[in-house]
Context: one part of a larger RNA
RNA sequence: GGACGAACGCUGGCGGCGUGCCUAACACAUGCAAGUCGAGCGGAGACUUAGCGACGGAAGGCUUCGGCUGGAAGAUGUUGAGUUUUAGCGGCGGACGGGUGAGUAACGCGUGAGCAACCUUUCCUUCACAGGGGGAUAAGAUACCGAAAGGUGUUCUAAUACCGCAUGAGACCACAGGGCCACAUGGUCCAGGGGUCAAAGGAGAAAUCUGGUGAAGGGUGGGCUCGCGUCCGAUUAGCUAGUUGGUGAGGUAAAGGCCCACCAAGGCACGAUCGGUAGCCGACCUGAGAGGGUGAUCGGCCACAUUGGAACUGAGAGACGGUCCAAACUCCUACGGGAGGCAGCAGUGGGAAUAUUGGGCAAUGGGGGAAACCCUGACCCAGCAACGCCGCGUGAAGGAAGAAGGUCUUCGGAUCGUAAACUUCUAUCCUUGGUGAAGAGGAGAAGACGGUAGCCAAGAAGGAAGCCCCGGCUAACUACGUGCCAGCAGCCGCGGUAAUACGUAGGGGGCAAGCGUUGUCC
Numbered sequence: 001g002g003a004c005g006a007a008c009g010c011u012g013g014c015g016g017c018g019u020g021c022c023u024a025a026c027a028c029a030u031g032c033a034a035g036u037c038g039a040g041c042g043g044a045g046a047c048u049u050a051g052c053g054a055c056g057g058a059a060g061g062c063u064u065c066g067g068c069u070g071g072a073a074g075a076u077g078u079u080g081a082g083u084u085u086u087a088g089c090g091g092c093g094g095a096c097g098g099g100u101g102a103g104u105a106a107c108g109c110g111u112g113a114g115c116a117a118c119c120u121u122u123c124c125u126u127c128a129c130a131g132g133g134g135g136a137u138a139a140g141a142u143a144c145c146g147a148a149a150g151g152u153g154u155u156c157u158a159a160u161a162c163c164g165c166a167u168g169a170g171a172c173c174a175c176a177g178g179g180c181c182a183c184a185u186g187g188u189c190c191a192g193g194g195g196u197c198a199a200a201g202g203a204g205a206a207a208u209c210u211g212g213u214g215a216a217g218g219g220u221g222g223g224c225u226c227g228c229g230u231c232c233g234a235u236u237a238g239c240u241a242g243u244u245g246g247u248g249a250g251g252u253a254a255a256g257g258c259c260c261a262c263c264a265a266g267g268c269a270c271g272a273u274c275g276g277u278a279g280c281c282g283a284c285c286u287g288a289g290a291g292g293g294u295g296a297u298c299g300g301c302c303a304c305a306u307u308g309g310a311a312c313u314g315a316g317a318g319a320c321g322g323u324c325c326a327a328a329c330u331c332c333u334a335c336g337g338g339a340g341g342c343a344g345c346a347g348u349g350g351g352a353a354u355a356u357u358g359g360g361c362a363a364u365g366g367g368g369g370a371a372a373c374c375c376u377g378a379c380c381c382a383g384c385a386a387c388g389c390c391g392c393g394u395g396a397a398g399g400a401a402g403a404a405g406g407u408c409u410u411c412g413g414a415u416c417g418u419a420a421a422c423u424u425c426u427a428u429c430c431u432u433g434g435u436g437a438a439g440a441g442g443a444g445a446a447g448a449c450g451g452u453a454g455c456c457a458a459g460a461a462g463g464a465a466g467c468c469c470c471g472g473c474u475a476a477c478u479a480c481g482u483g484c485c486a487g488c489a490g491c492c493g494c495g496g497u498a499a500u501a502c503g504u505a506g507g508g509g510g511c512a513a514g515c516g517u518u519g520u521c522c
Base pairs, nucleotide, nucleotide: 001522002521003520004519006518007517008516009515010514013392014391015390016389017388018387019385020384021350026349027348028347030346031345032344035092036091037090040089041088043086044085045084046083047082048081049080050079051078052077053076055074060069061068062067099304100303101302108230109229110228111227112226113225114224115223118222119221123218124217125216126215127214128213129212131165133163134162140155141154142153143152144151145150170197171196172195173194175192177190178189179188180187181186201210202209203208231276232275233274238268239267240266243265244264245263246262247261248260250258279301280300281299282298283294284293285292286291306327307326308325309324310323329340330339331338332337356382358381359380360379364378365376366375367374368373395425396424397423398422405416406415407414408413429463430459431458432457433456434455435454439449466511467510468509469508470507471492472491473490477506478505479504480503481502487494488493
């Protein structure tokens, strides 16, 4: 000198774009952050409508004025149809998106290869198929238990829920034949006879659309293996028994001591082992570069979800807002027992320090749905903060009686100083009024931001300058006060009676909505 997720002190006009718990992976009140589908299913409710039943009895008609007839409105029950709501079963999604960096020195990450050792819901292309049955169960009803959370028995019912049977383009398994290829176990193609394995419907008047099952290819996403690179300490020198290898079996989507039985005695030390520290990278800062430092925001990967462990479901999890167990903590309790997990968005305590318990799904994207649409603290916006970068303003021109006043003075004057006053202008910001977007697509509708930005008119110099420094380094000097005191200080050093070094004033220098100090890196 540059840089910063900064903090502190003094000061503070506006706008644009960014950024904002670095500490306690500490503890959390409250609200929201993952739902959706009634075009899978049976119920339950609401509304409309049609038929029927028992009520109800108006208008009208007849009348001997006593009544008789007549059957509307209304209300109710039941059956059907339509619209609508949805607790439950079922499907898809809750493995994405969002957060954090505790752990991890590791195939974790980066880079380059490999898998003849692998998986892949949804999506795209292609081929083939969907026949016929069965038994349950939630919801509901009913009887109970419990303070609650919740649970039990009996009974009824449906499905794109579940389970046999049939069929088998095909796939898989064992057997066996041939061709081609190869990288060791082998791979691939063709034909054979055995064994095993499928399915679901829905909407519509229909056409048709949509979904289901099996297979092949693609796409996407993942899993595994390897070469190289990846901090400090030798005041850590030896470490290792599933350890290293083999055979066989198990397990996995898959190779493998991954696990197990048996056998052999190996393996590492090119810094193993141990200890400390740390998420890694694209990048960012600095530097002429080489290098050094960092790993906030944004993007990629990894790990974690109070701590530790475990599996279930599933295409995918050893699952942040799922389950189970243990532990600590907090809360409720009728003392028997239960509930919870902000390292999601806001917010509270804590802290030198880091924001609102805001608006909207209008856009982009995601989940569900045939769609309408619903959900979305992702996201888009607004609010707060000079935290950073950039831009603008705080006026411009004229104006010497060099006014008043301040300071210094050799008392002559010098300086603040064209500075002010005063005159003439201008209007960026500002105030008021008017107008008013783009962002919204193939026609239309739909804008949180927002009556915002922009534009037009009017008003008015009015409302907008500070901070640090002035001994040398280092740009900038005098007066007074103080008297080794009070104090200053980055280094050298100032201060003990003429202090350009302390304090104040005048003047000056530097930067400027900032200026200094502190911390860290180059």
This is a predicted structure of a 522-nucleotide part of an RNA (small-subunit ribosomal RNA, 5' domain) from a metagenome. Rfam family: Bacterial small subunit ribosomal RNA.